[in-house]
Context: one part of a larger RNA
RNA sequence: UUCGACGUAAAGCAUCUGUAGGUGGUUUUUUAAGUCCGCUGUUAAAUCCCAGGUUGCAACUCUGGAUAAGCAGUGGAAACUACCAAGUUGGAGUAUGAUAGGGGCUGAGGGGAUUUUCGAUGGAGCGGUGAAAUGCAUAGAGAUCAAAAAGAACACCAAUAAUGAAAGCACUCUGUUGGGCCGACAUUGACACUGAGAAGUGAAAGCUAGGGGAAUGAAUGGGAUUAAAUACCCCAGUAGUCCUAGUCGUAAAUGAUGGAUACUAGGCCCUGUGUGUAUAGACCCAUGCAAUGCUAUAGCUAACCCAUUAAGAUCCCGUUUGGGGGGUAUGUUUGCAAGAAUGAAACUU
Repeated sequence: UUCGACGUAAAGCAUCUGUAGGUGGUUUUUUAAGUCCGCUGUUAAAUCCCAGGUUGCAACUCUGGAUAAGCAGUGGAAACUACCAAGUUGGAGUAUGAUAGGGGCUGAGGGGAUUUUCGAUGGAGCGGUGAAAUGCAUAGAGAUCAAAAAGAACACCAAUAAUGAAAGCACUCUGUUGGGCCGACAUUGACACUGAGAAGUGAAAGCUAGGGGAAUGAAUGGGAUUAAAUACCCCAGUAGUCCUAGUCGUAAAUGAUGGAUACUAGGCCCUGUGUGUAUAGACCCAUGCAAUGCUAUAGCUAACCCAUUAAGAUCCCGUUUGGGGGGUAUGUUUGCAAGAAUGAAACUU
C1' cells in the first nucleotide's frame, strides 16, 4: 500500500472558500486511447507441470510437450469509459414576485438594578456565618427620602422556537449589507460534486499600545475551619472581564457523527411559505416544498443504539493500526512572548 475501520473501542481537519487532481445528467454522431476478440514474434537454458524413456524399483537423469501471464507488431468489434461535433433540460446558475429571521456592520436612544458622592431625617449598631471573627460605624454607619455621576448587563416576552459555515447571535430604533426558503415559470445550457497544497473566519484565556473601571474577580492580604488548610466559607482586593487598533489560532471548537448524491414503511409535533376547500373575512380541514424535533418498521450495529436530518446504499477528501516512552526529543515553519503546527526513536510491557 491492499484489505478493514473512524457516534461511544485508535481514528472526521474548528469551520468555510477554492487551485491542481479525482469523479460526473441525458440524446445522436465521430475516432479507436482504455476495453474486448483473433493471429504472429518474443519472454536463454535449467527449474515447476504433463507424457514417454533409461537403471530390477524410486530418486537423480534424458526426450518431447504445454498452461497462464507480460511486452511488441498486426487484423477486427464499438456496448461501456474517453475523444470529436451537434443538441436537450431534469442537475447548477442568472433574472423576476413575495417572505421569515437574536445573520453581520454602523450610529443614535431607553428604563430598572448596582455602587459611589452630596444633602436631609435619625441616633447605635450594621454586616456576615453552620457558629463566629476580620471588616464598616458617635469623625454619625446601617435604615428612609431627594439629587447627581459612572460603568457593565439587557428582566418579562422566551420555546423542545428562529438565524448563521462554524465560532456565535436577544432592550428599542435608523442606515447599510450577506445568505436562505417559497411561488410563477423567463433565460444560460452540465457551467456540477469533492478538494492535496493555499487563502479567509475562528469562544475563552493570554500578549502589545491607548482608554475605561460600577460589579465581579485569578494573584495577594486578613478572618475562620482544621492535626495541618498554600483550599472549600467570610471580609477586602490587583491583573483581567468592557472599548479602540493589532496579535494569538487553540477548546469536551461535540451531534464526540466530513461534504455531495439518488433510493428505502409509517405516525405525531412545530417553524417558514404555497395550493385546494371553506367563509363577509379569519380560523378549521386536506395537501405540496423547505427547515427543526419525537416515535417506530425494514436494514444496520460488538452492544448501546441509529433509523428519509441514517450509524441502511454511490463519488471525493481527511484520519487510524496495542499501552507506555510522548504529543516528548530533534529539525523546520510561525509568534513580541506564552506558545502553536509538523513530529520520531531507543527502551519497556

Record summary: The part of an RNA shown here (small-subunit ribosomal RNA, central domain) has 349 nucleotides and comes from Bretschneidera sinensis. The organism belongs to Bretschneidera, within Eukaryota. The coordinates come from a structure-prediction model, not an experiment, and the mean pLDDT is 82.